RNAcentral holds the sequence, with entries from ENA. The RNA shown here (transfer RNA) has 74 nucleotides and comes from a Thermoflexales bacterium. It matches the Rfam family "tRNA". From the family's description: Transfer RNA (tRNA) molecules are approximately 80 nucleotides in length. Its mean pLDDT, the model's own confidence on a scale to 100, is 81.

RNA sequence: GGGCGCGUAGCUCAGUUGGUCAGAGCACACGGUUCACAUCCGUGGGGUCGGAGGUUCAAGUCCUCUCGCGCCCA
Repeated sequence: GGGCGCGUAGCUCAGUUGGUCAGAGCACACGGUUCACAUCCGUGGGGUCGGAGGUUCAAGUCCUCUCGCGCCCA
């Protein structure tokens, strides 16, 4: 220098053909249970999807640029 993949909640990830979509588990907070802790049960907070721009009535999803990480080629 060229190519490919990944980036979504604190962590690990899902998200199909653009609309029903912003979710799951763990973690965290509170409540119940217990003499107490743990376990278990319930409730709740937390992200606008790496950043910017574009297409569209509508973008996590499509296009362009860019940043970071990883792999391959030279």